Predicted 3D model of a 104-nucleotide RNA (Glycine riboswitch aptamer) from an Anaerolineaceae bacterium. It was read from a public genome assembly, where an Rfam model found it. The coordinates come from a structure-prediction model, not an experiment, and the mean pLDDT is 84.
């Protein structure tokens, strides 16, 4: 300098679902009241891994089984929050650029 990762920044792509009904209306907010969506954010979890003066088997030694927990992903799940014309948000994915590690 190259790579590669991990994050911050610009740019660009980027789906799903009633422009539902009422108050009140062209839309928007606000209240109520049925459907729906998953990809902001959040909930929850298997494998595995371990804990226990805990319960059993054992040549009571390695260990093995149950009980309770603890760590444990996600585009899986709940749909709490958000969303269900169009904008505008938006996981993700390219680029491009900084910083930090990988690394003396």
């Nucleotide at each position: 300098a190259a790579c590669g990762u991990u994050g911050g920044c610009a740019g660009g792509g980027a789906a799903g679902a009633g422009a539902c009904c009422a108050g009140u209306u062209a839309a928007c907010c606000c209240u109520g009241g049925c459907g729906c969506c998953g990809a902001a954010g959040g909930u929850g979890c298997a494998a595995a891994u371990u804990u226990g003066a805990g319960a059993g088997c054992g040549g009571c030694c390695a260990g093995c089984u149950c009980c309770a927990g603890a760590u444990g992903a996600a585009u899986c799940u709940c749909u709490c929050a958000g969303g269900u014309a169009a904008a505008a948000g938006g996981a993700c994915c390219c680029u491009g650029u900084c910083a930090g590690c990988g690394a003396u």